[in-house]
The part of an RNA shown here (small-subunit ribosomal RNA, 5' domain) has 504 nucleotides and comes from an uncultured prokaryote. It matches the Rfam family "Bacterial small subunit ribosomal RNA". The full RNA is in RNAcentral, with records from ENA.
Context: one part of a larger RNA
């Protein structure tokens, strides 16, 4: 000098874009953060509509839909960096593998059956929650048939599937099953690279290899039985310490050194430890089970919970924000769709935390006012600075308007195409949708609302006076006390300035 997720002191007008729990991976009140589908199903808690009514209510409808069965999603998105020195990551290869949704191609979608919720009863319990009897549907479950370009095979043969819904006058549309391929994704293996320490020198028994078996989607001591005695190491094994890694970022002429916050990719974690279930995918942040610590409720028998999601709170700390708005856009889940949900996201709020931009006026104005400070007492300086005169209207304030962020979707009209068509596709017109922001324009008013901070011995730009008198104190280094404190003046930077920490 540059830089910073900074903090502290003094000061503080506006805007844009960024950015903000680095410490206790400490504990958490409250609300929200993952639902959706009635075009899968039986149905009807509430509301709407219709009818009846003794005005209490009842019946129907399915506009709509609570709870339930069922499907898809919940493994994404979001957070954090505790662990990890490792095939974790980076880079370049490999294959013994799997892959829901999506795309393409080939083929199929037949006949039956029995349940379980909901519901109706009975019943236990403080609660959380159960127990039991009966009824019932399905795209839930099961059996049979069919069976290849699938699987197994001794090549003869054997084995394996499915589900319907919707709707037009109508072949429609959405699905379901099997196989093959693709795309994207994932698993596993290997070469090379990846911090400090030898005041850590030896380490290892499933250890190293083989055979048989098991297990997995899949290779493999991954596991097991037996056999052999191997395997690693001064080119640093083993141990200890520290640390997520990369793209990048800071600095530097570069080489390098330092670093990994925000954003992107990968990995790991989800109160602590362990475990599996479901599923295409998890050993699963807001799923399950067990153990533990902690906290809460309790009728003392027993239960409940997990913010390293968004806000917020306590604690510790030098230190880090609102218990905000909206699904309008982008994107995701579900749905034929309309749409619903989304603390992802988009926005607003707070903080000079950073960068950038703008303003705090402009021109004139000397008998050089007053005041301050200095003085050789003549004067000098502050200083055109002020007052005063003329002007402007940025920003801010108040009021009003507005392009755009909106593309699509839905509805509707017309035309063209799919053989005809009300169905589907395309084109054109109209209409619908903005939480929030808003370029910019108009009006009002009037210099009004807007300057500080550090320094002045040398390095280093800028000096006088007063107070103090090795005291009080200053200090980055040299050192001062003639350099400390105050005033005036000056110098630097400027909505900031200075200090401290850290990196080059």
């Nucleotide at each position: 000098g540059a830089a910073u997720g900074a903090a502290c002191g003094u000061u503080g007008g506006c805007g844009g874009c960024g950015u903000g729990g680095a410490u206790u991976a400490g504990g958490c009140a409250u609300g929200c953060a993952a639902g959706u589908c009635g075009u899968g199903c039986g149905g009807a808690a509430a509301g709407g509509c219709u009818c009846c009514u003794u005005c209490g209510g009842g019946a129907g409808u399915a506009c709509u839909c609570a709870a339930g069965c069922g499907g898809c999603g919940a493994a994404a998105g979001g957070g954090a960096g505790a662990g990890u020195a490792a095939c974790g990551c980076g880079u370049g290869g490999g294959u013994a593998u799997c892959u829901a949704c999506c795309u393409u191609g080939a083929g199929g979608u037949c006949c039956g059956g029995g349940a379980c919720a909901a519901c109706c009863g009975u019943u236990c319990u403080a609660a959380c929650g159960g127990a039991u009897g009966g009824c019932u549907a399905a795209u839930a479950c099961c059996g049979g048939a069919u069976a290849a370009c699938a699987u197994c095979u001794c090549a003869g043969g054997a084995u394996c599937a499915a589900a319907g819904g919707u709707g037009u006058g109508a072949u429609u549309c959405c699905g379901c099953c099997u196989c093959a391929a693709g795309a994207g994704g994932a698993g596993c293996c290997c070469g090379c690279g990846u911090c400090c320490u030898a005041u850590u020198a030896g380490c290892u028994u499933g250890u190293u290899g083989g055979u048989g078996g098991g297990g997995u989607a899949a290779u493999g001591g991954c596991c097991u039985a037996c056999c052999a005695a191997g395997g690693c190491g001064a080119a640093g094994a083993u141990g200890g310490g520290u640390a997520c890694c990369g793209g990048g970022u800071g600095u530097g002429a570069g080489a390098g050194c330092a670093u990994g916050g925000c954003c992107c990719g990968g990995c790991u974690c989800a109160c602590u430890g362990g475990g599996a279930c479901u599923g295409a995918g998890a050993c699963a942040c807001u799923g399950c089970c067990c153990a533990g610590a902690c906290a809460c409720c309790u009728a003392c028998g027993g239960g409940u919970g997990g913010c390293u999601g968004c806000a917020g709170u306590c604690g510790a700390g030098a230190a880090u924000c609102u218990u905000c708005g909206g699904c309008a856009a982008u994107g995701g889940a579900c749905g034929c769709a309309a749409g619903u949900c989304c603390g992802a996201c988009c926005g607003a709020g707070c903080g000079a935390c950073g960068c950038c931009g703008c303003g705090u006026g402009c021109g004139g104005g000397a008998u050089g006012a007053a005041g301050g400070c200095c003085u050789u007492c003549g004067g000098g300086u502050u200083g055109u600075a002020a007052a005063c005169c003329g002007c402007u209207g940025u920003c801010g304030a108040a009021g009003g308007g507005a392009a755009g962020g909106a593309a699509a979707u839905g509805c509707u009209u017309a035309g063209g195409g799919g053989u005809c068509a009300u169905c589907c596709c395309c084109u054109a017109g109209g209409u619908u949708u903005g939480a929030c922001c808003g370029a910019u324009c108009c009006u009002u008013g009037g210099a009004g609302g807007a300057a500080g901070u550090a320094c002045g011995g040398g390095c280093u730009a800028a000096g006088u006076u007063c107070g103090u008198g090795c005291c009080a104190g200053c200090a980055g280094c040299c050192g001062c006390g003639g350099u400390c404190g105050a005033a005036c003046c000056g110098u630097g930077c400027u909505a900031a300035c200075g200090u401290u920490g850290u990196u080059c």